[in-house]
RNA sequence: GGGACGGACCGGGCCGCCGCCGCGUUAGCCCCCGGGCUGGCGCGGAGGAAAGUCCGGGCUCGAUAGGGCGCGACGCCGGUUAACGACCGGGAGCGCGGCCGGUGACGGCCGCGCGACAGAUAGCGCAACAGAAAGCGAACCGCCGGCGCCGAAAGGCGCGGGUAAGGGUGAAAAGGUGGGGUAAGAGCCCACCGCGUUCGCGGCGACGCGAACGGCACGGCAAGCCUCGUCGCGAGCAAGGCCGAACAACGGAGGCGCGGCUCGCGCCGCGCCUCGACCGCGAGGUCGAGGCGACACUCCGUGGGUAGGUCGCGGAAGCCAGGGGAGCGAUCCCCGGCGCAGAUGGAUGGCGGCCGCCGCGAAAGCGGUACAGAACCCGGCUUAUAGGUUCGUCCCUUUU
Numbered sequence: 001g002g003g004a005c006g007g008a009c010c011g012g013g014c015c016g017c018c019g020c021c022g023c024g025u026u027a028g029c030c031c032c033c034g035g036g037c038u039g040g041c042g043c044g045g046a047g048g049a050a051a052g053u054c055c056g057g058g059c060u061c062g063a064u065a066g067g068g069c070g071c072g073a074c075g076c077c078g079g080u081u082a083a084c085g086a087c088c089g090g091g092a093g094c095g096c097g098g099c100c101g102g103u104g105a106c107g108g109c110c111g112c113g114c115g116a117c118a119g120a121u122a123g124c125g126c127a128a129c130a131g132a133a134a135g136c137g138a139a140c141c142g143c144c145g146g147c148g149c150c151g152a153a154a155g156g157c158g159c160g161g162g163u164a165a166g167g168g169u170g171a172a173a174a175g176g177u178g179g180g181g182u183a184a185g186a187g188c189c190c191a192c193c194g195c196g197u198u199c200g201c202g203g204c205g206a207c208g209c210g211a212a213c214g215g216c217a218c219g220g221c222a223a224g225c226c227u228c229g230u231c232g233c234g235a236g237c238a239a240g241g242c243c244g245a246a247c248a249a250c251g252g253a254g255g256c257g258c259g260g261c262u263c264g265c266g267c268c269g270c271g272c273c274u275c276g277a278c279c280g281c282g283a284g285g286u287c288g289a290g291g292c293g294a295c296a297c298u299c300c301g302u303g304g305g306u307a308g309g310u311c312g313c314g315g316a317a318g319c320c321a322g323g324g325g326a327g328c329g330a331u332c333c334c335c336g337g338c339g340c341a342g343a344u345g346g347a348u349g350g351c352g353g354c355c356g357c358c359g360c361g362a363a364a365g366c367g368g369u370a371c372a373g374a375a376c377c378c379g380g381c382u383u384a385u386a387g388g389u390u391c392g393u394c395c396c397u398u399u400u
Stems, first nucleotide, its partner, number of pairs: 001396010012355007020045012047371001051382002054380005059236004071232005076090005091117001093114009118227002123225002125221002140167002142163003146159005175193006194216001195214008240311004249302006257270005271292009318338003322335005356369005
């Protein structure tokens, strides 16, 4: 100097013009005393993932005596947290690399990495292919005796046995190594290794260490059903709270006389209008019958708690490469600072210039500058991401 892997961080800057959203302020106008519209000025205006909506919570509404069944998620131990399936620390296991001890089985140490890591004597179930045999469990080859036959012998063939040491199959084959032993073998016996049980000690615990005992039983799969334990009510800001119309259409009342009785329907009396008969020269009077409605308009209700407005909604379990403290750490505490997006067909944009970075080029210059965009908020996880900074480990190369 370069490369690989892993961790942390940044992920363009400045200026001009035009435009958009929010807030503040100001001028004019309007309705009318609180707002609206238009214009000016000032300030603010996406992210590390705003994304996927996978997990957890805050908040809101609904439901809810308690318990059970069912369903779902999770599952070594301890801690962090509002909570979690997230994170931190630890334990055991497995894999890779290095070193050490041992004849060996194997053990120990260091580094890196991995993960649904409870239970396989509660029960059920499964195991393709290969293989002789795959779970109350195996003689295919081989090895070793016995008997018979053949052969001079070596040996061969047949029958009937022993044997899990060797070969072979498999993901997995009934503990392993070394020795004794045996016809050959075998925990058959011994020592050790592994495993299991019990006890003691250490640790909050997972677990570790040591001793004694057991000849080894109790094979694997629970990301198959299942068992045990823990947790979980449902829906989600279009949640939800408050204010709340207009028009059509429809219903009711008034308009459409006065008085009395009646809750009301209605009835009675008076009055008025029309018609008819009779009386009167006439104005008119008497009697009888029928009627006292409709439209415009006004109010109330339905339409509809609809349309719409407003709050929720930006001080949040908030952020900080500021300082101090506790802790290995996640994280927590104190002080200080910041706390300035909030839309609702939904703003955060467009154009131009300069600079930065990357690529090409001798230069001038040309090209590129990622992934992507809030929608109630927050903590995680996952996914996408040009380029750059920095730290750690390893490797290559150059110089001294």